[in-house]
RNA sequence: CAAGCUGGCCGGGUGAUCGCGGCGCCACGUGGUGACGCCGAGGAAAGUCCGCACUCCACAGAGCAAGGUGCCGGCUAACGGCCGGGCGGGGCGACCCGAUGGCAAGUGCAACAGAGAGGAGAUUGCCGGCAGCGGCCGGAAACGGCCGUGUGGGCGAGGGUGAAACGGUGGUGUAAGAGACCACCGGCGGCGGCAGUAAUGUCGCUGGCCAGGCAAACCCCACCAGGAGCAAGGCCAAGCAGGACGGAAGGCAGCGGCAGGCAACUGCCGGCAGUCUGCGGAGCGGCUCGUUCCGCCAGACGUCCGGGUAGGCUGCACGAGGGCGCCAGCAAUGGCGCUCCCAGAGAGAUGAUCACCGCCCUUCGGGGAACAGAAUGCGGCUUACAGGCCGGCUUGGUAU
Numbered sequence: 001c002a003a004g005c006u007g008g009c010c011g012g013g014u015g016a017u018c019g020c021g022g023c024g025c026c027a028c029g030u031g032g033u034g035a036c037g038c039c040g041a042g043g044a045a046a047g048u049c050c051g052c053a054c055u056c057c058a059c060a061g062a063g064c065a066a067g068g069u070g071c072c073g074g075c076u077a078a079c080g081g082c083c084g085g086g087c088g089g090g091g092c093g094a095c096c097c098g099a100u101g102g103c104a105a106g107u108g109c110a111a112c113a114g115a116g117a118g119g120a121g122a123u124u125g126c127c128g129g130c131a132g133c134g135g136c137c138g139g140a141a142a143c144g145g146c147c148g149u150g151u152g153g154g155c156g157a158g159g160g161u162g163a164a165a166c167g168g169u170g171g172u173g174u175a176a177g178a179g180a181c182c183a184c185c186g187g188c189g190g191c192g193g194c195a196g197u198a199a200u201g202u203c204g205c206u207g208g209c210c211a212g213g214c215a216a217a218c219c220c221c222a223c224c225a226g227g228a229g230c231a232a233g234g235c236c237a238a239g240c241a242g243g244a245c246g247g248a249a250g251g252c253a254g255c256g257g258c259a260g261g262c263a264a265c266u267g268c269c270g271g272c273a274g275u276c277u278g279c280g281g282a283g284c285g286g287c288u289c290g291u292u293c294c295g296c297c298a299g300a301c302g303u304c305c306g307g308g309u310a311g312g313c314u315g316c317a318c319g320a321g322g323g324c325g326c327c328a329g330c331a332a333u334g335g336c337g338c339u340c341c342c343a344g345a346g347a348g349a350u351g352a353u354c355a356c357c358g359c360c361c362u363u364c365g366g367g368g369a370a371c372a373g374a375a376u377g378c379g380g381c382u383u384a385c386a387g388g389c390c391g392g393c394u395u396g397g398u399a400u
Base pairs, nucleotide, nucleotide: 001396002395003394004393005392006391007390008389009388010387012357013356014355015354016353017352018351020040021039022038023037024036026034027033028032042371046382047381049380050379051378052377053376054229055228056227057226067224068223069222070221071085072084073083074082075081086100087098088097089096090095101220102219106218107217108214109213124158125155126154127153130152131151132149133148134147135146136145137144138143167185168184169183170182171181172180186210188207189206190205191204192203193202194201195200233314234313235312236311242305243304244303245302246301251279252278253277254276255274256269257268258267259266260265285297286296287295321340322339323338324337325336326335327334328333359368360367361366
């Protein structure tokens, strides 16, 4: 210098004017309005895919079903997350990818091609040792020998199909062959030694000669897990509907009378001793056409009660919180100290205009601004993203 790999970060800045939401404080004519001060979207606020906090409901204990996770160790409130390691795969490499327990428990599946897809198969092919058939020779015959033939039969080495065809090489063996047998190699199971917390690695002995693939197929094993969700839940509570009581009175007191009683006292008052005196109110619905009295109902209305709609308040912003520094740790992360207060709306505020600067494009006039926007909160994952900054590393070239 070129080509790459990887980790972290930013996501326009300043000012002016107008406007919006929240909090504090002050003033007023207290419903509210106004002044001042402070705060007011994100790295993903998104998808709502995991895990928690919080709330209500349910719940003796244990199990089954259904669901999820799945190498090992660590971190964490927890996780399907993160960190470190192992193993497998890719890359010259930095590095990247992997749901990565078990298919020598059982069951099942495998398109197309192919003869055959799992204790398989015989298309092409190989084979005359055996049976059969034919020929020749010997022999009186029985029979024997030789030659031929792929009909029966034997074979699984070579060719071919496929993602995958029941280890590889060499030899023995045979009619031809074959783990049929042998040696070595590869792979697998078992046992043991060593290293490691472990996953695992490595070495030795041994076994049978090979056990194929798929568990994101059923299944087996281990572990996890009650349900619903802030429209959770709690408090206050108009109106309407419901319930209870009142809804009036010849009421209270005095005096008098009568009855009962030993008495204290209690009950009653037309006719048969009450409207005689004072006080207090009502004079309002229906049964009932008017009036008076009595009785009943119980209307309007009033008071209270329970649940609770509209509505209001809360949950709801000091928290597994942010920043900086030190310490422990390879790291994730944790501990300590200092410091900061950082949106809380409820149809939902967080905006608009202008100026200057910065960035990109430019035909020098100008033009452009990624993905996207809180809704109980937090930790993750995934997805989207114009442009830019910083660090570490790899490979190749060149120069010294």